[in-house]
Context: one part of a larger RNA
RNA sequence: GAACGAACGCUGGCGGCGUGGAUAAGACAUGCAAGUCGAACGGGGAAUUUUUGGAGCUUGCUUUGAAAAUUCCUAGUGGCGGACGAGCGAGUAACACGUGAUCAACCUGCCCGAAAGUGGGGGAUAGCCCGAGGAAACUCGGAUUAAUACCGCGUAUGCUCCUGCCAAGAUUAAAGGUGGCUUCGGCUGCCGCUUUCGGAUGGGCUCGCGGCCUAUCAACUUGUUGGUGAGGUAACGGCUCACCAAGGUUACGACGGGUAACUGGUCUGAGAGGAUGAUCAGUCGCGCUGGAACUGAGACACAGUCCAGACACCUACGGGUGGCAGCAGUCGAGAAUCAUUCACAAUGGGCGAAAGCCUGAUGGUGCGACGCCGCGUGGAGGAUGAAGGUCUUAGGACUGUAAACUCCUGUCAUCAGUGAGUAAGGCACGGGCGUUAAACCGUGGGGCUUGAUAGUAUCUGAAGAGGAAGGGACGGCUAACUUCGUUCCAGCAGCCGCGGUAAUACGAAGGUCCCAAGCGUUGUUC
Repeated sequence: GAACGAACGCUGGCGGCGUGGAUAAGACAUGCAAGUCGAACGGGGAAUUUUUGGAGCUUGCUUUGAAAAUUCCUAGUGGCGGACGAGCGAGUAACACGUGAUCAACCUGCCCGAAAGUGGGGGAUAGCCCGAGGAAACUCGGAUUAAUACCGCGUAUGCUCCUGCCAAGAUUAAAGGUGGCUUCGGCUGCCGCUUUCGGAUGGGCUCGCGGCCUAUCAACUUGUUGGUGAGGUAACGGCUCACCAAGGUUACGACGGGUAACUGGUCUGAGAGGAUGAUCAGUCGCGCUGGAACUGAGACACAGUCCAGACACCUACGGGUGGCAGCAGUCGAGAAUCAUUCACAAUGGGCGAAAGCCUGAUGGUGCGACGCCGCGUGGAGGAUGAAGGUCUUAGGACUGUAAACUCCUGUCAUCAGUGAGUAAGGCACGGGCGUUAAACCGUGGGGCUUGAUAGUAUCUGAAGAGGAAGGGACGGCUAACUUCGUUCCAGCAGCCGCGGUAAUACGAAGGUCCCAAGCGUUGUUC
């Protein structure tokens, strides 16, 4: 000199863009952060309309029951998603990461392309109903019911198995829903379901090389190193096991100890290098602590399950419940780090045929000079060089064109009005075209309609210099000096050093210098 996720002191007008729990991976009140599908299923509830029975009377109304149709809602079964998104960096010195290679020996839901199929049956179980236990969490028994839930049967190009190859053989599958037309026979659209091949995407595994400190750590290792066989896995492999051999690593630093998530990057520097890993992006690891598996295409799963532990809460003392390193917020510790805000309008994600629903992702607003950048706090004229202040050789000098005063301007802030873009889409609307036997469907134009930010940005007008300057320094380094007070006292100080009666170094004042909505100090890095 530059830099910072900074903090502290004094001060503080506006805007844009960023950024904000670095310490206790400490403990957490409260609310929200993952649902969705009724076009998979049987129930249940509500509303409307039509038909019909009864009752009441005001004789065409009210009420009640049944049936049918339509619309809406949804506790449960079922499907898909809760493995993404979001957070944090404790652990990890490791194929964790970076880079390159090998697809070797692998998997891949949804998605894309291609081929084939979707036949015919069955038994249950939630829910509902009845009963029982419990303070609760919840649990148990009986009866009964549906499915795109579950289980057989049939079929099988290819896959798998077997045979030395081909051929042949064996084995393995499924589910329907909702529309349109109909001569009621059926035909057909859309969304699905099953099998196989290929792709895409994502992932698993392996290897070369690279990146911390320590020798006051010199030897380490027995599933250890290799082989045969078996088991296991999606897959190779001591991954696991039986047997056999005695190997394997190491001064090019093994093993041990300490520290640490890694990288793109960031800061600095002319570079080489050094330091660092906040925000943003990629990878990894973790989810109160330790362990385990289940389901699934994918987890050994942050807001899933089980076991153990610590902690906290409820309890009728028998027993239960919980996990903010999600977004806000609280306490604690700390020098120190924000709102218990608005919206799904946009982008993206989940579900759904769609409308749509959900989304503390995200988009916004708020708070903080925390940072960077921009703007303003007025401009021109104005000498009797006013007053005041300070100094003085008492003449004057400086503050100083500074002020007053005159003439202007109107950025920002204030007030009034106008007023966006971000909107692409969506639709039970009517008509055109394509497709079709006709529709469904697709497509362009018309109509209607969707904005949190926000009555914001922008623009126009009004008034009036009115509302907007401080901080540090002035002995040398280092730009900037005098007076008074103090007198080795009080104090200053980055280094040298100042202060013991004329202090440009302490304190105050005047003046000056440097920066400026900031200025200094402290800490850390180069």
Predicted 3D model of a 526-nucleotide part of an RNA (small-subunit ribosomal RNA, 5' domain) from an uncultured prokaryote. The full RNA is in RNAcentral, with records from ENA.